[in-house]
Context: one part of a larger RNA
RNA sequence: UUGGGUUUAAAGGGUCCGCAGGCGGUCUUUUAAGUCAGAGGUGAAAGCCUACAGCUCAACUGUAGAACGGCCUUUGAUACUGAAAGACUUGAGUUAUUGUGAAGUGAUUAGAAUGUGUGGUGUAGCGGUGAAAUGCAUAGAUAUCACACAGAAUACCGAUUGCGAAGGCAGAUCACUAACAAUAUACUGACGCUCAUGGACGAAAGCGUGGGGAGCGAACAGGAUUAGAUACCCUGGUAGUCCACGCCGUAAACGAUGGAUACUAGCUGUUCGUCUAACAUUGGUUAGAUGAGUGGCUAAGCGAAAGUGAUAAGUAUCCCACCUGGGGAGUACGGUCGCAAGACUGAAACUC
Numbered sequence: 001u002u003g004g005g006u007u008u009a010a011a012g013g014g015u016c017c018g019c020a021g022g023c024g025g026u027c028u029u030u031u032a033a034g035u036c037a038g039a040g041g042u043g044a045a046a047g048c049c050u051a052c053a054g055c056u057c058a059a060c061u062g063u064a065g066a067a068c069g070g071c072c073u074u075u076g077a078u079a080c081u082g083a084a085a086g087a088c089u090u091g092a093g094u095u096a097u098u099g100u101g102a103a104g105u106g107a108u109u110a111g112a113a114u115g116u117g118u119g120g121u122g123u124a125g126c127g128g129u130g131a132a133a134u135g136c137a138u139a140g141a142u143a144u145c146a147c148a149c150a151g152a153a154u155a156c157c158g159a160u161u162g163c164g165a166a167g168g169c170a171g172a173u174c175a176c177u178a179a180c181a182a183u184a185u186a187c188u189g190a191c192g193c194u195c196a197u198g199g200a201c202g203a204a205a206g207c208g209u210g211g212g213g214a215g216c217g218a219a220c221a222g223g224a225u226u227a228g229a230u231a232c233c234c235u236g237g238u239a240g241u242c243c244a245c246g247c248c249g250u251a252a253a254c255g256a257u258g259g260a261u262a263c264u265a266g267c268u269g270u271u272c273g274u275c276u277a278a279c280a281u282u283g284g285u286u287a288g289a290u291g292a293g294u295g296g297c298u299a300a301g302c303g304a305a306a307g308u309g310a311u312a313a314g315u316a317u318c319c320c321a322c323c324u325g326g327g328g329a330g331u332a333c334g335g336u337c338g339c340a341a342g343a344c345u346g347a348a349a350c351u352c
Stems, first nucleotide, its partner, number of pairs: 004323003007306002012320001014201004021194003025088007033081002035077008049065006091191001092188003095184006103177007110154001114150008125136002162169002206247006215241002220236004258319006266297014301308002325352003334345004
């Protein structure tokens, strides 16, 4: 390279946006670049290959053919691809109406709990464990009542619920943004899909500056346990956890399953819409159909099996990413980025 693959065997980029590139709906006309056909020219000779012949054979040599996958010129064909022009509406989008949600940002605010402070009541224990001890407490603790303050998180509702591209998002209210779905078919008329490089976002931990600090709690100290115990258990406790701004750019960033489109038996829940029917009419209830999500079971098919099965891992097409025995190694070196930690890119010797 060809071929084969990527849920779990090696392998889907953390997610999205998007330039170049690749690919791309229906109809008509033109063109004839790709494509196909005819003709001509060229493709030196030798060599290779085939046939025959000459040296007694062979090597060798000669003659003829084939080949030289190609290029150029010219004449035609026009189904497909391209190019040009025109048209279309089903892809895509716009508009209108109705609705949905823990989607985002900022601000305000509520109650419970916890801790602390002050005061009251009250007296000898409290706390903790398998059992204890360290610890707290007669300088009055624990318990209980009142008041005040502080920070963080939002019980119930709450659910294979919902929303978001992913990370993720949960008390309430307001403001400002964004998204999605259904219905109507009014408008545009292929405006689409994917996307190397690039850009934006990206849990937790960590870093910088300045705040904040209730609870929890790496490190650390003490008490236990133990042969030991740099742990598990207990008492404390600093960074951190929280806020603002800036960095970092990684995760089992998982559905371990890239995105888009089309098609391929069914059954049954649930969320949000729309329509129809029946019953009620005060907001409605029930049944059915249908659209978009989100679950369960399963036929065919697929699969090494587990399983998957219209939310495919089925049948196909397009584009991107990635894989090629284990270890060495996500290491070394170089480069880029970063304040650093480190991240990204990423070998080889050797060995089995």
Molecule: small-subunit ribosomal RNA, central domain
Organism: uncultured Bacteroidota bacterium